[in-house]
Molecule: transfer RNA
Organism: Microbacterium sp. 77mftsu3.1
RNA sequence: AGGGGCGUCGCCUAGCGGCCCAAGGCUCCGGUCUCCAAAACCGGCAUCGCAGGUUCAAAUCCUGCCGUCCCUG
Numbered sequence: 001a002g003g004g005g006c007g008u009c010g011c012c013u014a015g016c017g018g019c020c021c022a023a024g025g026c027u028c029c030g031g032u033c034u035c036c037a038a039a040a041c042c043g044g045c046a047u048c049g050c051a052g053g054u055u056c057a058a059a060u061c062c063u064g065c066c067g068u069c070c071c072u073g
Base pairs, nucleotide, nucleotide: 001072002071003070004069005068006067007066010026011025012024013023018056028044029043030042031041032040049065050064051063052062053061
């Protein structure tokens, strides 16, 4: 320098154009219960790397950047 993969809650993953509030597990934070704690139960926490574009509608398609991993020279 060229090519390719990936980037979704604190962590791990699903979702690959439409069905209201982006789903699940773990953690964390409140609450109920308890003498206290654990467990259990209830509730809370992501507009999806950033910026544009396409569309009636985008996490999902397109473009450019940024980060990361790999391949080629």